[in-house]
């Protein structure tokens, strides 16, 4: 640095240094920050992706795989503002206000099709973290 899979709506903060921007990246919102953000360092903590424990499967058996659970967390990464902070791309009239078409009705109205906003929902683009791999 490429590829492949998994998962990203939960959780989880003191202290030191430093000083002005920061929330990946473009743009737009939003919103953190001299009451010190960002960041680096220590300790703390979260969570469980490998792990690490039990059992199935699968084998003659073991080992490797592979699945399931854990009131497991010692090690190897992560991670500790806001959904990945929210949106751009599409697809679905699903839901709302309006607009405009038909139909039905004497009329108040009803019925039904479309669709620009807005929302929803799922899909993609891009990214993160792990785990394998070359």
């Nucleotide at each position: 640095c490429a590829c492949u899979c998994a998962u990203c709506g939960a959780g989880a903060c003191c202290g030191g240094c430093u000083g002005a921007g920061g929330g990946a990246g473009u743009a737009g919102g939003c919103c953190c920050u001299u009451a010190g953000a960002c960041g680096c360092c220590g300790g703390g903590g979260c969570a469980a992706c490998c792990g690490c424990c039990a059992g199935g499967c699968c084998c003659a058996a073991c080992c490797a795989g592979u699945c399931u659970g854990g009131a497991c967390a010692a090690g190897g990464u992560g991670c500790c503002a806001a959904c990945u902070c929210c949106u751009g791309c599409g697809a679905u009239g699903c839901g709302g206000c309006g607009c405009g078409a038909g139909c039905c009705c004497u009329g108040c109205g009803g019925c039904c099709c479309g669709u620009u906003c807005c929302g929803a929902u799922c899909g993609g683009c891009a990214g993160a973290u792990g785990a394998g791999c070359g």